[in-house]
Predicted 3D model of a 545-nucleotide part of an RNA (small-subunit ribosomal RNA, 5' domain) from an uncultured bacterium. Model confidence (mean pLDDT): 82 of 100.
Context: one part of a larger RNA
RNA sequence: GGACGAACGCUGGCGGCGUGCCUAACACAUGCAAGUCGUGCGAUUGAGAGGUGAGCAUCUCACUUCUCAAGAGCGGCGGACGGGUGAGUAAUGCGUGAACAAUCUACCGGCAAGACUGGGACAACACCGGGAAACUGGUGCUAAUACCGGAUAAUCUCCACCGGCGGCAUCGUUGGUGGAGGAAAGUCGGCCUCUGGAUAUGCUGGCGCUUGUUGAUGAGUUCACGUCCCAUUAGCUUGUUGGCGGGGUAACGGCCCACCAAGGCGACGAUGGGUAGCCGGCCUGAGAGGGUGGUCGGCCACACUGGGACUGAGACACGGCCCAGACUCCUACGGGAGGCAGCAGUGGGGAAUCUUCCGCAAUGGGCGCAAGCCUGACGGAGCGACGCCGCGUGAGGGACGAAGGCCUUCGGGUUGUAAACCUCUUUUCUGGGGGAAGAACGUCCGGCCUGUUAAUAGCGGGUUGGGUUGACGGUACCUCAGGAAUAAGCCCCGGCUAACUACGUGCCAGCAGCCGCGGUAAUACGUAGGGGGCGAGCGUUGUCC
Numbered sequence: 001g002g003a004c005g006a007a008c009g010c011u012g013g014c015g016g017c018g019u020g021c022c023u024a025a026c027a028c029a030u031g032c033a034a035g036u037c038g039u040g041c042g043a044u045u046g047a048g049a050g051g052u053g054a055g056c057a058u059c060u061c062a063c064u065u066c067u068c069a070a071g072a073g074c075g076g077c078g079g080a081c082g083g084g085u086g087a088g089u090a091a092u093g094c095g096u097g098a099a100c101a102a103u104c105u106a107c108c109g110g111c112a113a114g115a116c117u118g119g120g121a122c123a124a125c126a127c128c129g130g131g132a133a134a135c136u137g138g139u140g141c142u143a144a145u146a147c148c149g150g151a152u153a154a155u156c157u158c159c160a161c162c163g164g165c166g167g168c169a170u171c172g173u174u175g176g177u178g179g180a181g182g183a184a185a186g187u188c189g190g191c192c193u194c195u196g197g198a199u200a201u202g203c204u205g206g207c208g209c210u211u212g213u214u215g216a217u218g219a220g221u222u223c224a225c226g227u228c229c230c231a232u233u234a235g236c237u238u239g240u241u242g243g244c245g246g247g248g249u250a251a252c253g254g255c256c257c258a259c260c261a262a263g264g265c266g267a268c269g270a271u272g273g274g275u276a277g278c279c280g281g282c283c284u285g286a287g288a289g290g291g292u293g294g295u296c297g298g299c300c301a302c303a304c305u306g307g308g309a310c311u312g313a314g315a316c317a318c319g320g321c322c323c324a325g326a327c328u329c330c331u332a333c334g335g336g337a338g339g340c341a342g343c344a345g346u347g348g349g350g351a352a353u354c355u356u357c358c359g360c361a362a363u364g365g366g367c368g369c370a371a372g373c374c375u376g377a378c379g380g381a382g383c384g385a386c387g388c389c390g391c392g393u394g395a396g397g398g399a400c401g402a403a404g405g406c407c408u409u410c411g412g413g414u415u416g417u418a419a420a421c422c423u424c425u426u427u428u429c430u431g432g433g434g435g436a437a438g439a440a441c442g443u444c445c446g447g448c449c450u451g452u453u454a455a456u457a458g459c460g461g462g463u464u465g466g467g468u469u470g471a472c473g474g475u476a477c478c479u480c481a482g483g484a485a486u487a488a489g490c491c492c493c494g495g496c497u498a499a500c501u502a503c504g505u506g507c508c509a510g511c512a513g514c515c516g517c518g519g520u521a522a523u524a525c526g527u528a529g530g531g532g533g534c535g536a537g538c539g540u541u542g543u544c545c
Base pairs, nucleotide, nucleotide: 001545002544003543004542006541007540008539009538010537013391014390015389016388017387018386019384020383021349026347027346028345030344031343032342035077036076037075040074041073044070045069046068047067048066049065050064051063052062053061054060055059084302085301086300093227094226095225096224097223098222099221100220103219104218108215109214110213111212112211113210114209116150117149118148119147125140126139127138128137129136130135156181157180158179159178160177161176162175163174164173165172166171186207187206188205189204190203191202228274229273230272235265236264237263240262241261242260243259245257246256247255277299278298279297280296281292282291283290284289304325305324306323307322308321327338328337329336330335355381357380358379359378363377364375365374366373367372394424395423396422397421404415405414406413407412429482430481431480432479433478434477438472442468443467444466445465446464447463448462449461450460451459452458489534490533491532492531493530494515495514496513500529501528502527503526504525510517511516
């Protein structure tokens, strides 16, 4: 000198863009942060419209059809993403480059084929109980894209046999024959070509379902190299190192097990201890290098602490389950409930770090045919000069050089064109008026073209016209009026280092980054005048180069 997630002191006008618990991975009140689908299913309730029947025809009741809505249950998909944190981890991590002839991949795209035929349950519900509650037991009924049989089936899986091709040890790939195994689910809309009519069991379209293959995406595993300090840590290791066989896994493997052998690592630093998430990056530097890993992006790990599995394509699962522990809360003392390192917010710790805000309008995500619902992701607003950048606090004229202050050799000098005063301007400010872009997609209504089809239904695709949707926000911006009006401080002035005098003090009070100042003329302390520097900031402290 530069830099900072900074803090502290004095000061403080505006805007834009960023950024904000570095400490206690301390404890958490309250609200919200993951739901959705009625076009999978049965039942229920409410409202409206219609029909049938009964009662005294006003009206009421029962049954039934359609439409709309609601919340619970079964079922599907999602809760493994998104969001947070950095505790642990020195290597099961990360970075770079390879490998899988050792692997999996829901949803999505392409291709090929299929979806036949049966069955029995369990919730909801009803009834009867237990419990203070959380919740829970029994009996009975019922549906499905829930569950379970049978059929069919190969380019799927396994076994046996016969070949071809290739390689990288185990092997890979491909052709044929035989045997065995193993699938599925419907729902919604439209129509009557086949028929005399109506309709579905028929035809057709949308969304789904099953099998195989391929792609895409995501993931798993392995290898090479690199990755802090201490030798005042020198020896470490028994599933340890390897083999044979097996188990397990999507998959290789002491990953696990039985047996066998006695190995394996280490001054090229094993083992132990300390510290630490890693990287793209960021800071500094001419570079080499040094330091660092906050925001943003990638990877990893964790979710009160420890352990475990279940479900699932995917978890050993932050807002799932079970067990143990600590803590907090409820209790009828028998027993229960909870987990902010999600967004706000509270207490505490600390030098120190924000609103219990608005909206799903945009982008993205989940579910859904869709409408849509959900979304503290996100988009915005709020607070903080915490940072960077921009703007302003006026401009021009104005000497007889006013007054006042300070100094003085008493002549004067300086503050100083500074002020006053004159002429302007209005960025800002105040008041009034107008007023966005971000919004296209989707969807609705209509036209045209086209595909499917028996079809001028429907449904899909394209195109065109119109309607609809904004949290921010009456914000940005524009304009009119008014009036210099609303807006300057901080540090320093002995040398380094730009900037000097007076008074006070008298080794006192004090200053100080280093050298050093102060003991009676102190440019070094304090105040004043003047000056220098930076400027909505200026200094100090801390850390890094």